[in-house]
RNA sequence: GCCUGAAUAGCUCAGUUGGUAGAGCAGCGUAUUCGUAAUGCGAAGGUCAUCGGUUCGAUUCCGGUUUCAGGCA
Numbered sequence: 001g002c003c004u005g006a007a008u009a010g011c012u013c014a015g016u017u018g019g020u021a022g023a024g025c026a027g028c029g030u031a032u033u034c035g036u037a038a039u040g041c042g043a044a045g046g047u048c049a050u051c052g053g054u055u056c057g058a059u060u061c062c063g064g065u066u067u068c069a070g071g072c073a
Base pairs, nucleotide, nucleotide: 001072002071003070004069005068006067007066010025011024012023013022019056028042029041030040031039049065050064051063052062053061
C1' cells in the first nucleotide's frame, strides 16, 4: 500500500428481510439472616465510534473519517 471484519450499558455480547434497543455479569435498593455470603424480587444505567446521504422513518441501507483485529505483498 491492497483486501476483509469489528465499534451497541461499567464489562462480555445479542439485536435480518428499516418501524420506540435487550440479556448475562458488575454496581444500587429491598426481602430473607444474629450478621455476612448465597438466593429471590425491583429499579436504574445507551449521542448504537464519528460526519454526511437515501427514506415518512436508519443500530440496520450507501459513502467519507477515526480506532482496533486478521490476511496478502
Predicted 3D model of a 73-nucleotide RNA (transfer RNA) from Chlamydiota bacterium hydrae JB. It is recorded under the gene name trnT. Model confidence (mean pLDDT): 82 of 100. RNAcentral holds the sequence, with entries from ENA. It matches the Rfam family "tRNA". The family's RNA type in Rfam is transfer RNA.